[in-house]
């Protein structure tokens, strides 16, 4: 030098954001408990559950210095009897202290039990202490013992002898006790305390030890004396108790009323003491919303534990207090108990017994059974602290002090410490190169704590006692007291400690690794097994399970449970909210209460300062000390925020008390109003009724039909009757607390508001409870009833249709009375007063100004509304009519679901209202906003989307593909658009993957090692369906001589797989869609997600372009740029072309490149020019020119992204599988199978057709194992033949259309499947199973039901024509080429896709969404329930032990009284 040092979050609601809210998590903590492990020591700690129920031991004795009696065993002596010891000892008696402490538990107990401050003037208090007086003289019994007796036993009865500090009776009385007078002081006025007088009353014991001065016998002893211990009384003290009071500390109001000795009095009674504490009598009061009564639950306290704190939980060990002692009760002893190890009754259990009766109480220590997750030795000692009892030696002490069990806590140590890289071997992963474990080990160099071993070795002990010696005391060298000095005493102790030896030797697990949360990969499983504290892991690549490798943390521990505090500002005092998240009572009046205006002075209630007292000790804290450190412990200080008294202060606060007018209130005057009550009037309009006129319909709907009408409706015209509601005026107008009020006229009555000047003098503001109104429907009882109309009946919708539409209709609707009391009773905003920029519009009223008066205008005040500030708010939004800033009450909320429910109270005729839970179950529920999807929302706009048209599919035949069925195989994939003439531009063998049968086994292929043979290849036989398999034959090159090159067999590595997995990939495709979108920086808003931009306003095919704009600017798409066509203009001019020339059968041939053409190159066209429109900008509508006009036409060209779209079978490729087979070789069938359905297409159903003859015109192709002329053959297909052509050259090179003819509407001269015969062609090979070709046959079919598809111009449609695959071909399919060549689009309502903008959403798997009841089946939890059963309490009754008081009767009765006794009290 101090004691005052502190506060951290995070996961989990959504695609996604902000709030709200909950739930779970990190920390600390425990008397723990379980699960793996588990070296040593200190210090604590250790039946929380059965206050269950115990065997056994021990836990309270003890005095012989208070009595009185008194052994045995041993041992010695003795033959023996016996005696001496033991020993006046044990034991046991009478007596005394003590047993009420000290040790356990925590049942009851919500209570003066406990705390904490008082109070006692209402009280006790053995044993200590100090002071004061006294202990005189007398007496009679009772145990023990003795002897009889009963009883198993525990006990017990009777006789007889006896002692005392037992027990009695007298006497004394300083002081005490009682009643009484005087005084004096205090007082709550009742009395209380002292002090005086005088009356009455009440003690006592005696043991020890010593002494002989004094008196007796007269050694000595006794009386005496002395010392001491005990005694009696009196007074103080101290300690310890009793006994009241003011304050504090649970939970339910679904416990609201409780109470008869209750509450007071008065008079006894009774206690140590006051009291109804007890009794008699009288009075009728006593407590409660500040929680009475009643019900749950618990011993409290210091403290502990957490937490910043202030609080929450809690009440183990340590300490203080209470309470209990088997379970009720009761007293008695004693200073003290209603008494843990005492007594009585009773009861339950338990034991013993001879069956008659007894006996017992571990919530003392130890220990056992039992309950239970779960708590220890039937241990050592009185050596030390403390305690009983003794004079004391000492005894007695399960109090205590020690030890032992348990890692139950805490605290300390160790398991070795340095050097050591080839980064050793092993594990583990691996991209196969390595990493990693890892300086870790090994290996070297040391240390030596703990343990182990052997030796030393303290402290806790100081007294008591004895023995000596000094001092006081005293007559006294006695006794006794103080003091010194020597001896004597240790359960722990085989301890702490210290040396010494020996050897790295004996000593590491345990959780965890998705986020929170530190720490990561491999194998296995496959939504299984199994984790999970919350979110969630797991359906074949799991850092979530298992296993192991690595790694993290913490360590003789280390996780999990359970429990508490924290975090949770998640009950908010510190510290929250209620417009929409949970939450303003429907409204008002208004006691209680709670809060309140100015101004004086007062008094001291809160309220502040200062003293003092108590706030036990331990704990916490600081400071310091002791144990080698810590834990622990030890001194000392702070602290103990509280109460109590004393004293000051006097601002605020209370209380009184005078006064003020700014709050409130009252009085004048004056207009406004659907404020309310009650009466009466009034017109329109609907039914309904009589009359008239008049005829077939009306009335109803999307349509309709039930109805109503020829017995005259609807319409109309007149009359009357009756209920009910009051058009317009009218308004965001007004009035009212709310609910609510709407024709007029009267009468009753309430409130607001303006001005005005007087009055009262704080009367006021909120308001649990109460009271009181309170729409609409219901309810009672009597009325009314046109119109509406729950119910109900018909009719239609419809799958139904208990509805919506329709026709009818009763309750109710109206009125009287009387109940019921709800609402989205909402502004979802409780009520009062202040404060706090503004604009405007409106209702009321007053003023000013101005006017002949008024209107417009200004200004105040009181009211209804809209828009915006600051500022509040998650946000939306409030915003002087606040959800902004503050005050004062009062009402409500605390996660959603169960549940505006059950129960139980209250209310009410009933319906029914108020009030208000739990068990379960779930991680959420919700709010406001965002983005997107979406709506049988809403606007704009596109698109062969519709629609106008033209042609077709659906029907028939046939082709192809799919599905399905079959099969040995029908290999496999695609499956709404967007799978199905698709992958396949070509399945007779091959293809092929699929099936059968035969076959190889380093392989049909690749690469490498290593042996071994040799050229490969060829040819050739044998066997087989082949593939195969046997076997014969011929045979190298280079070389440095080591060996290589090439091949073949043999082995190892490897090879191979169209085997699985498109949900493990890359590539690539498809689709939305060639729709116009997708997004970015920067800045700007917004707390965010997000928003601006990208929206608006034209315009466009376009997010095309312009303008405006908190945007500004990009960047993928859109449009251009490329290709192909259309025109022209140039270059060139053969194999192309021919105006001119010549010339031919023929551009044949010569000439020529004009023109066609062919392919380069250029040009053109941009809304370019004119006119109109519009925001004068972009565009648009129009002309004109021009081959072409508004993107000219047509191709490539597909933003961000969607569908886990499609492909492991094109090829890649990860993983996983197969490996004499799931590879590989062959043959031979299959993929072509056929009751049936589907798509797609051909080819028809005929005349705008079909035959039959003739004739004219193409574009783009292909072509050498190929294309083929020209002749010839054959009806054909084709065949022989083989001229030309690698091609602008040769070859291939249209058909419809046109012209003539026939055919005459028919299953036909249409159609052409089918089925035979014959035949070409291709190919190794056409049976399954190819194409063609001739001849014959001549099926369905005569324009196709629901539906449903393609197309907008050179397009549909229709016609041929070529090519790629390919030996041929299933081609009628696909990708091209040109011929001919239309029709029609009013429009955007509808049907479908898209795009923007806008809304509403409980959707985000995004409407094919989400989501509600029923029911049927388990499965859990909870309510009710007739009736029966326990519990607990209450009240009334009845029996009723022990015991205490009292009465009353009988039996005993030593001491004391009476009597002379006997006897009797």
């Nucleotide at each position: 030098c101090a004691a005052u040092u502190g506060g951290a979050g995070a996961g989990u609601u959504u695609g996604a954001u902000c709030c709200u809210g909950g739930c779970u998590c990190a920390g600390a903590a425990c008397g723990a408990a379980c699960g793996c492990u588990g070296g040593c020591g200190g210090c604590g700690u250790g039946c929380c559950u059965a206050a269950c129920a115990c065997a056994u031991g021990c836990a309270a004795g003890u005095c012989g210095a208070g009595g009185g009696a008194g052994a045995a065993a041993g041992c010695c002596c003795g033959c023996a009897a016996g005696g001496g010891u033991g020993a006046g000892u044990a034991a046991a008696c009478c007596g005394g202290c003590g047993a009420a402490c000290g040790g356990g538990u925590g049942c009851g107990u919500a209570a003066c039990a406990c705390g904490u401050g008082g109070a006692u003037a209402a009280u006790c208090u053995a044993c200590c202490u100090c002071g004061g007086u006294g202990a005189c003289c007398g007496g009679g019994a009772c145990a023990a013992c003795u002897g009889g007796c009963c009883g198993a036993a525990a006990g017990g009865c009777u006789u007889g002898c006896u002692a005392a500090u037992a027990c009695c009776g007298g006497a004394u009385a300083a002081g005490c006790c009682c009643a009484c007078g005087c005084g004096c002081u205090c007082u709550u006025c009742g009395g209380a305390a002292c002090g005086c007088g005088a009356g009455g009353g009440a003690a006592a014991a005696g043991g020890c030890g010593g002494c002989c001065u004094c008196u007796g016998c007269a050694u000595g002893c006794a009386a005496g004396c002395u010392g001491u211990c005990a005694c009696a009384u009196c007074g103080a003290g101290a300690u310890g108790a009793g006994u009241c009071c003011g304050c504090g500390g649970c939970c339910c109001a679904u416990c609201a009323g409780c109470u008869a000795g209750u509450u007071g009095g008065c008079g006894g009674g009774g206690u140590a003491a006051g009291a109804g504490c007890c009794c008699a009598c009288c009075a009728a009061g006593g407590c409660g919303a500040c929680g009475a009564c009643g019900g749950g639950u618990a011993g409290c306290u210091g403290g502990u534990c957490u937490g910043a704190g202030a609080g929450g939980a809690u009440g183990a060990u340590c300490a203080g207090c209470c309470a209990c002692a088997c379970u009720g009760g009761a007293a008695c002893u004693g200073a003290g108990a209603c008494a843990c190890g005492g007594u009585c009754c009773a009861g339950a259990c338990a034991c013993c017994u001879a069956c008659g009766g007894g006996u017992g109480g571990c919530a003392g220590c130890a220990g056992u059974u039992u309950c239970g997750a779960a708590u220890c030795a039937u241990u050592c000692a009185c050596a030390a602290u403390g305690g009983g009892c003794g004079a004391a030696a000492g005894c007695c002490u399960g109090a205590u002090g020690g030890u032992g069990c348990g890692a139950c806590g805490c605290c300390g140590c160790g398991u070795g410490a340095g050097g050591g890289a080839u980064g050793a071997a092993g594990g583990u992963c691996u991209u196969c190169g390595g990493a990693u474990u890892g300086u870790a080990a090994a290996c070297c160099u040391c240390u030596g704590u703990c343990a182990c071993c052997g030796g030393g070795g303290a402290a806790g002990a100081a007294a008591c006692g004895c023995u000596u010696c000094a001092a006081g005391u005293u007559a006294a060298c006695a006794g006794u007291u103080u003091g010194a000095a020597g001896c004597c005493u240790g359960a722990c102790u085989u301890a702490a400690c210290c040396c010494g030896g020996a050897g790295a030797g004996g000593a590491a697990g345990c959780a965890g690794u998705g986020g929170c949360u530190a720490a990561c990969u491999c194998u296995g499983u496959g939504c299984c097994a199994g984790c999970a504290g919350c979110c969630g892991c797991g359906g074949u690549a799991a850092u979530a399970c298992a296993g192991a490798g690595a790694c993290u943390g913490c360590a003789a521990g280390c996780g999990u449970u359970a429990u508490u505090c924290g975090g949770a500002u998640u009950c908010a005092c510190u510290g929250g909210g209620c417009g929409u998240a949970a939450a303003g009572g429907g409204u008002g009046c208004g006691c209680a209460g709670g809060c309140g205006g100015c101004c004086a002075a007062g008094u001291g209630u809160g309220u502040u300062a200062g003293g003092c007292g108590u706030g036990a000790a331990a704990g916490c804290c600081u400071g310091g000390g002791g144990c080698u450190u810590a834990a622990c412990c030890c001194c000392a200080g702070a602290a103990u925020u509280g109460c109590a008294c004393c004293u000051a202060a006097a601002a605020c606060u209370a209380c009184a008390u005078g006064g003020c007018u700014a709050g409130a209130g009252c009085a004048u005057u004056g207009g406004a109003g659907a404020g309310g009550g009650u009466a009466g009037c009034g017109g329109a309009a609907u039914u309904c009724a009589c009359g008239g006129u008049g005829u077939a319909g009306c009335a109803g709907u999307g349509a309709a039909a039930u109805g109503c009408g020829u017995a005259g409706a609807u319409a109309u015209c007149g009359u009357g009757a009756g209920g009910a509601a009051c058009a317009c005026c009218a308004g965001a107008g007004g009035c009212g607390a709310a609910g609510g009020c709407g024709g007029c006229u009267a009468c009753c009555u309430g409130g607001a508001c303006a001005a005005u000047u007087g009055c009262u003098g704080a009367c006021g503001c909120u308001c649990a409870g109460g009271c009181a109104c309170g729409a609409a429907a219901g309810c009672g009882u009597g009325g009314g009833g046109a119109g509406c109309a729950a119910a109900a009946g018909g009719g239609a919708u419809u799958a139904g249709a208990u509805a919506c539409c329709c026709c009818u209709g009763u309750a109710g609707u109206c009125c009287a009375c009387g109940c019921c009391c709800u609402a989205a009773a909402c502004g979802g905003u409780g009520c009062a007063c202040a404060c706090u920029a503004g604009g405007u519009c409106u209702u009321g009223g007053c003023g000013g100004a101005u006017u002949c008066g008024a209107c417009c205008c200004c200004c105040c005040c009181a009211g209804g509304g809209c828009c915006c500030a600051a500022g509040c708010u998650a946000a939306c939004g409030c915003g002087u009519u606040a959800a902004g800033u503050g005050u004062g009450c009062c009402g409500c909320c605390u996660g959603a679901g169960g549940a505006c429910u059950a129960c139980g109270g209250c209310c009410g005729c009933a319906a029914g209202g108020c009030u208000a839970a739990a068990a379960c179950u779930c991680a959420a529920a919700g709010g406001a906003a965002u983005u997107g999807a979406c709506g049988g929302g809403g606007g704009c706009c596109c698109g062969c989307a519709c629609a106008a048209g033209c042609g077709g599919u659906g029907g028939a035949g046939u082709a192809u593909g799919u599905g399905g069925c079959u099969c040995a195989a029908u290999u496999c994939g695609a499956u709404g658009c967007a799978a199905c003439g698709c992958g396949a531009a070509g399945a007779a063998c091959c293809u092929u993957a699929c099936c059968u049968g035969g076959c190889c086994u380093u392989g049909a292929c690749a690469u490498g090692c290593a042996c071994u043979a040799g050229a490969c290849a060829g040819a050739c036989g044998c066997u087989g369906a082949a593939a195969g398999g046997c076997g014969u034959u011929c045979u190298c090159c280079c070389u440095u001589c080591g060996g290589g090159g090439c091949u073949g067999g043999u082995g190892c590595a490897c090879a191979g797989g169209u085997g699985c997995u498109g949900c493990a990939u890359g590539g690539c495709u498809g689709u939305c869609g060639u729709c116009a979108g997708c997004u970015c920086g920067u800045g700007u808003c917004g707390u965010g997600a997000g928003a601006u931009g990208u929206u608006g306003c034209g315009u466009u095919a376009a997010g095309u372009c312009g303008c405006g704009c908190a945007a500004c600017g990009a960047g993928c798409g859109c449009a251009a740029c490329c290709c192909c066509u259309g025109u022209c203009c140039u270059u060139a001019g053969u194999u192309g072309c021919c105006a001119u020339c010549a010339u031919u059968c023929a551009g044949u041939u010569g000439g020529g490149c004009a023109c066609u053409c062919u392919a380069g190159g250029g040009a053109g066209a941009c809304a370019a020019a004119c006119c109109c429109u519009c925001u004068u900008u972009g565009a648009g509508g129009g002309u004109g020119g021009g081959a072409a006009g508004g993107u000219g036409g047509g191709g490539a060209u597909g933003a961000c992204g969607u569908c886990a779209a499609g492909u492991c079978a094109g090829g890649a490729u990860g993983g996983c599988c197969c490996u004499u087979a799931c590879g590989g070789c062959c043959u031979g069938g299959g993929c072509u199978g056929c009751a049936c359905a589907c798509g797609u297409g051909c080819u028809a159903c005929a005349a705008u057709g079909c035959c039959c003859a003739g004739u004219a015109c193409a574009g783009a192709g292909g072509g050498a194992a190929g294309c083929a002329a020209u002749a010839c053959c054959g009806c054909g297909a084709g065949g022989u033949g083989g001229a030309g052509c690698a091609a602008a050259u040769c070859c291939u090179c249209a058909a419809a259309a046109c012209c003539g003819g026939g055919c005459c509407c028919a299953g036909u001269u249409c159609a052409g499947a089918u089925u035979g015969u014959a035949g070409u062609c291709u190919g190794c090979a056409a049976c399954u199973c190819g194409a063609c070709u001739a001849c014959a046959u001549g099926a369905a079919g005569u324009u196709g039901g629901a539906a449903u598809c393609g197309c907008u111009a050179g397009u549909a449609a229709u016609g041929g024509c070529g090519c790629a695959u390919c030996a041929g071909c299933u081609a009628c399919g696909g990708c091209g080429c040109c011929g001919u060549g239309a029709a029609u689009a009013c429009g955007u309502u509808c049907c479908c896709g898209g795009g923007c903008c806008u809304u509403g959403u409980a959707c985000a798997c995004a409407c094919c969404g989400c989501c509600c009841g029923u029911c049927a089946c388990g499965u859990c939890a909870u309510g009710a329930a007739a009736g029966c059963c326990g519990g607990u309490u209450u009240c009334g009754c009845c029996c009723g032990a022990a015991g205490u008081g009292c009465g009353u009767u009988u039996g005993c009765c030593a001491a004391c009284c009476c009597g002379c006794a006997a006897g009797g009290g």